[in-house]
RNA sequence: GCAAACCGGGAGAGAUCCCGGGACGCAAAGCUACGGGUCCUAACCCGCACAGGGGAUGCGGGAAGGAUGGCCGGGCCGCCG
Numbered sequence: 001g002c003a004a005a006c007c008g009g010g011a012g013a014g015a016u017c018c019c020g021g022g023a024c025g026c027a028a029a030g031c032u033a034c035g036g037g038u039c040c041u042a043a044c045c046c047g048c049a050c051a052g053g054g055g056a057u058g059c060g061g062g063a064a065g066g067a068u069g070g071c072c073g074g075g076c077c078g079c080c081g
Base pairs, nucleotide, nucleotide: 001026002025006021007020008019009018010017011016024070030076031075032074034073035072036071037068038067039066040065041064044062045061046060047059048058049057
């Protein structure tokens, strides 16, 4: 110097984030989502259930996107020796 949990207010479908209070801890607990891990899922696609068709609903899977840097690694900046 930063600021966990928790509390209050706010944003979000959610993970989570922001502001205030608060300190568990931290030389990089500064910045950065490039690689890995983990987390979220409103909408989209597929399947199953519901006598039949359609719709809605529930469940599972997929794709896609999002989150996490105080999960690990990488990159950049940085204190002391």
A computed fold for an 81-nucleotide RNA from Candidatus Sabulitectum silens, annotated as c-di-GMP-I riboswitch aptamer.
NCBI's taxonomy places the organism under Bacteria, Pseudomonadati, Candidatus Fermentibacterota, Candidatus Sabulitectum.
The coordinates come from a structure-prediction model, not an experiment, and the mean pLDDT is 83.